The RNA shown here (SAM riboswitch aptamer (S box leader)) has 108 nucleotides and comes from uncultured Fluviicola sp. Model confidence (mean pLDDT): 79 of 100. The RNAcentral record of the sequence draws on MGnify. It matches the Rfam family "SAM riboswitch aptamer (S box leader)". The family has 457 seed sequences and 9,625 matches in Rfam 15.1. Its family is annotated with regulation of gene expression in the Gene Ontology.
[in-house]
RNA sequence: UUAUGAAGAAAGGUGGAGGGACAGGCCCUGUGAAACCUUGGCAACCUGCCGUUUCUAAAGCGAAAAGGUGCCAAAUCCGAUCUGGACGAUUCUGUCAGGAAGAGAUAA
Numbered sequence: 001u002u003a004u005g006a007a008g009a010a011a012g013g014u015g016g017a018g019g020g021a022c023a024g025g026c027c028c029u030g031u032g033a034a035a036c037c038u039u040g041g042c043a044a045c046c047u048g049c050c051g052u053u054u055c056u057a058a059a060g061c062g063a064a065a066a067g068g069u070g071c072c073a074a075a076u077c078c079g080a081u082c083u084g085g086a087c088g089a090u091u092c093u094g095u096c097a098g099g100a101a102g103a104g105a106u107a108a
Stems, first nucleotide, its partner, number of pairs: 001108004010039005018028003024078002040072003045068003050062003076103001081100003085096003
């Protein structure tokens, strides 16, 4: 820089109090957090293989899951900034459902 995010997938061992990036919220957690290890799984971004397409190749599309990553509570848990709508309240903001952005994550 580009693409993607309401789908999907957990058991065991060690460990012993935190964890969910970040205000705030809301959750998870001694019926065992983080971290590490083992085994298993999900997915299909990249590589490889095959098919399709093509004059050939590339691109595209499809299949597969061997290799490289990633992931396996909750929408990226919600949300923060801007914006319009409905409702409540009455000069302060709240609630509900949206849109845009930002941030962060993963891949190349």